This is a predicted structure of a 511-nucleotide part of an RNA (small-subunit ribosomal RNA, 5' domain) from a metagenome.
Context: one part of a larger RNA
RNA sequence: GGACGAACGCUGGAGGCGUGCUUAACACAUGCAAGUCGAACGAGGACAUAUUCUAGCUUGCUAGAAUAUGAGCCGAGUGGCGGACGGGUGAGUAACACGUAAGCAACCUGCCCUUUUGUUGGGGAUAACUUCGGGAAACUGAAGAUAAUACCGAAUAAGACCUUUUUUCUGCAUAGGAGAAAGAGGAAAGGCUUUUGCCGCUGAAGGAUGGGCUUGCGUCUGAUUAGCUAGUUGGUAGGGUAAUAGCUUACCAAGGCGACGAUCAGUAGCUGGUCUGAGAGGAUGAGCAGCCACACUGGGACUGAGAUACGGCCCAGACUCCUACGGGAGGCAGCAGUGGGGAAUUUUGCGCAAUGGGGGAAACCCUGACGCAGCGACGCCUCGUGAGUGACGAAGUCUUUCGGGAUGUAAAGCUCUGUCAGCAGAGACGAUUAUGACGGUAUCUGUGGAGGAAGCUCCGGCUAACUACGUGCCAGCAGCCGCGGUAAUACGUAGGGAGCAAGCGUUGUCC
Numbered sequence: 001g002g003a004c005g006a007a008c009g010c011u012g013g014a015g016g017c018g019u020g021c022u023u024a025a026c027a028c029a030u031g032c033a034a035g036u037c038g039a040a041c042g043a044g045g046a047c048a049u050a051u052u053c054u055a056g057c058u059u060g061c062u063a064g065a066a067u068a069u070g071a072g073c074c075g076a077g078u079g080g081c082g083g084a085c086g087g088g089u090g091a092g093u094a095a096c097a098c099g100u101a102a103g104c105a106a107c108c109u110g111c112c113c114u115u116u117u118g119u120u121g122g123g124g125a126u127a128a129c130u131u132c133g134g135g136a137a138a139c140u141g142a143a144g145a146u147a148a149u150a151c152c153g154a155a156u157a158a159g160a161c162c163u164u165u166u167u168u169c170u171g172c173a174u175a176g177g178a179g180a181a182a183g184a185g186g187a188a189a190g191g192c193u194u195u196u197g198c199c200g201c202u203g204a205a206g207g208a209u210g211g212g213c214u215u216g217c218g219u220c221u222g223a224u225u226a227g228c229u230a231g232u233u234g235g236u237a238g239g240g241u242a243a244u245a246g247c248u249u250a251c252c253a254a255g256g257c258g259a260c261g262a263u264c265a266g267u268a269g270c271u272g273g274u275c276u277g278a279g280a281g282g283a284u285g286a287g288c289a290g291c292c293a294c295a296c297u298g299g300g301a302c303u304g305a306g307a308u309a310c311g312g313c314c315c316a317g318a319c320u321c322c323u324a325c326g327g328g329a330g331g332c333a334g335c336a337g338u339g340g341g342g343a344a345u346u347u348u349g350c351g352c353a354a355u356g357g358g359g360g361a362a363a364c365c366c367u368g369a370c371g372c373a374g375c376g377a378c379g380c381c382u383c384g385u386g387a388g389u390g391a392c393g394a395a396g397u398c399u400u401u402c403g404g405g406a407u408g409u410a411a412a413g414c415u416c417u418g419u420c421a422g423c424a425g426a427g428a429c430g431a432u433u434a435u436g437a438c439g440g441u442a443u444c445u446g447u448g449g450a451g452g453a454a455g456c457u458c459c460g461g462c463u464a465a466c467u468a469c470g471u472g473c474c475a476g477c478a479g480c481c482g483c484g485g486u487a488a489u490a491c492g493u494a495g496g497g498a499g500c501a502a503g504c505g506u507u508g509u510c511c
Stems, first nucleotide, its partner, number of pairs: 001511004006507005013383006019376002021341001026339003030336003035081003040078002044074002047070011088294003098218007107211002112207005118201002120154001122152002129144006162183009190199003220266003227257003232254008269291004273284004296317005319330004347373001349372003355369001356367004386416004396407004420452001422447005430438001455500005460481003466495005476483002
């Protein structure tokens, strides 16, 4: 000198764009943050209409009951898809976690796209519901009845998988590709409709996307850590996985790693990047983007294409809450917000209008993702706080050798201008037919009138900028050198000056 997610002191006009718990991965009141589908299913409720019956009577109205209808409404239940995305945090991790380059002749992939094969015919249940219980509650038991794109047999099987036989081609070891024959086992679901169309379902092949695994290289400090290791290293055989593998088990062998730093200890999410620097390098990993890990702490699996699952389940623990003491409920490192910690970090806001996501045939619903607004000079950028003229130069103040000098064209005065703020009118783009939270915002026009808008630090040298008074090694200053003990340009105040400016200075950290 530059930089900052900064803080502190003094000060503070406007706008735009960003950014805002770096500390306690501390504890959390309250609200919201993941639902959707009636075109998968049964039953129900309200409402409307129609018909019938009953009652009251005002003789065509009111009330009640039953039945039927409803492309409509409602909320529970079964079922489907989605809750593995999106959002948060960086505790752990020195590791194939990450980066980069390869490999899989060792793998999976819902929804989506292309091509293709089918979608036949049956069965038994179960919630909701009803009845009877248990419990303070959370919830739960028994009996009865019912539906499905829920569940289970059967049929069929082009292709695929498996076994056997066989032909051919290829490679990089295990081997792989293409073809033929025989055999065995194995699928499915319907809904809507304007009546042949849409949405589905099953098997197969390919693609795309997303993942899984393996490997080379790179990746902090300490030797005042020198030896470490028994599933350890390898083999065989079972098991297991989507898949390779001590991944796991039994047996066998005795290996494997290490001064090219094993092991141990400490620290740490990694990267694109960011800051600095001429570069090499050094430091760093806030925001944005990619990957990883975690979700009160520890462990476990279930479901599923995908999780060992933040707002799912089970167990244990700590903590908090409810309780009728028998038992239950909870998890903000989602968005706001509270307490606490701290030098320190925001609103319990608006909207799904846009973009994107989930569900749905669609209408649409949901979305604290997101779009916006609010707060903070926290940062960067832009603009303003007026311009011209105006005296050998007012007053005041400071100073003086008392003559004067400085403040100083500065002010006043005169002539102008019109940014911003204010007020009034018009008023968007963002949205293509419709739909705008932002927002009567931006912007434009008019009005307005110098009016409402300047401070902070410094002035001994480094280092731009000096005098007076007070103080008297005191009070104090200070980044270094050093000032202060009676004329202090170094302390304090004043006048003047220098620098930067809606900021200025200090502190901290990095280069």
The coordinates come from a structure-prediction model, not an experiment, and the mean pLDDT is 82.